The RNA shown here (transfer RNA) has 74 nucleotides and comes from a Candidatus Nanoarchaeia archaeon.
Its mean pLDDT, the model's own confidence on a scale to 100, is 84.
Taxonomically the source falls in Candidatus Nanoarchaeia (Archaea, Nanobdellati, Nanobdellota).
Its Rfam family is "tRNA". By type it is a transfer RNA.
RNA sequence: GGGCUGGUAGCUCAACCCGGUAGAGCGUCCGCCUCGCACGCGGAAGACUGAGGGUUCAAAUCCCUCCCAGUCCA
Numbered sequence: 001g002g003g004c005u006g007g008u009a010g011c012u013c014a015a016c017c018c019g020g021u022a023g024a025g026c027g028u029c030c031g032c033c034u035c036g037c038a039c040g041c042g043g044a045a046g047a048c049u050g051a052g053g054g055u056u057c058a059a060a061u062c063c064c065u066c067c068c069a070g071u072c073c074a
Stems, first nucleotide, its partner, number of pairs: 001073007010026004020057001028044005050066005
């Protein structure tokens, strides 16, 4: 320098291919339970999706450029 894969909640990952206002588990907080804790049960908060632009009525999703990480080739 080139190819491919990935970047979404505090963490690990869905949703992308096929556009329609982003979910799950763990964690955190609150409540119930308990003498108290743990476990269990119920609930809540939490990401405008790596950055910018384009297309569209509408973009995490499609297109372009760039940044970061991994991997392969040179």